[in-house]
Context: one part of a larger RNA
RNA sequence: CUGGGCGUAAAGCGAGUGUAGGCGGCUGUAUAAGUCGGAUGUGAAAGCCCUGGGCUUAACCUGGGAAUUGCAUUCGAUACUGCGUAACUAGAGUAUAACAGAGGAAGGUGGAAUUCCAGGUGUAGCGGUGAAAUGCGUAGAUAUCUGGAGGAACAUCAGUGGCGAAGGCGACCUUCUGGGCUGACACUGACGCUCAUGUACGAAAGCGUGGGGAGCAAACAGGAUUAGAUACCCUGGUAGUCCACGCCGUAAACGAUGUCAACUAGCUGUUGGGAGGAUCUGGCCUCUUAGUAGCGUAGCUAACGCGAUAAGUUGACCGCCUGGGGAGUACGGCCGAAAGGCUAAAACUC
Repeated sequence: CUGGGCGUAAAGCGAGUGUAGGCGGCUGUAUAAGUCGGAUGUGAAAGCCCUGGGCUUAACCUGGGAAUUGCAUUCGAUACUGCGUAACUAGAGUAUAACAGAGGAAGGUGGAAUUCCAGGUGUAGCGGUGAAAUGCGUAGAUAUCUGGAGGAACAUCAGUGGCGAAGGCGACCUUCUGGGCUGACACUGACGCUCAUGUACGAAAGCGUGGGGAGCAAACAGGAUUAGAUACCCUGGUAGUCCACGCCGUAAACGAUGUCAACUAGCUGUUGGGAGGAUCUGGCCUCUUAGUAGCGUAGCUAACGCGAUAAGUUGACCGCCUGGGGAGUACGGCCGAAAGGCUAAAACUC
């Protein structure tokens, strides 16, 4: 270099953006670099191969040819690729008019509930469990009513509903802001796809500084259980959970399924648009488009299953795998304040 693969057997980077690189729509024209053909030169000899000759034969020796798949020069061909040029609109984008949405950021507001504080009523229990006890309570608890404080989360709506690249996003209002979709068509005219290195983002936990602290709750303490119980259960309870700024950069970061594009039976539900029809106030039906679900044909698959949201049929580009353990470890390097992360072996062994 070549091969086979990556939903579950080893294997899709957590996910976007994007540089180099790779690949790239339609038409004409020019060129002739790649590509194809011819000629010339060269491609030592020997050897191999073919065909003659000489040793009685063979091995061996020897003549001729072929081959030498290459390189250079030159003359041509022009379908495809490249390069130049001119044009196009089906890809991509811009403008315009609507639309839906927990998309993001900041500021403000609200009600329910828990806890605490103050006061009223009221009296002996409350709480908790399988059963108990620790705990709270005559210094008046639990219960109930009124008022107040404070923090966190937003019941119902709520939906195999929506939005977002992923992580993720759920009370209401305002401001700022990203993306999507639909309809007519106006404009630009291939501006595209993918992407090594790089790089904005990235749950939870954890960390630094400063706040905050209601509930919950690692650690910890006590009570139970038990042979023991460093647990499961109970009573407490600190970090943390919350906010600001900064770091960390990992997850079963999952659809265990990379991104983009094309093609390939149907049926059903649902969300956001558009068009038409019926009824005519809505409710309904049909078509279409972008999602999101459930079945299912062909096909695929080891099977399970997938099946227009493919794991079908193809193309472009990237990433990754190559028996188990040792090991995602050691060493080295890079990153981090640290915790640790990324990269990543071997001996040995089965």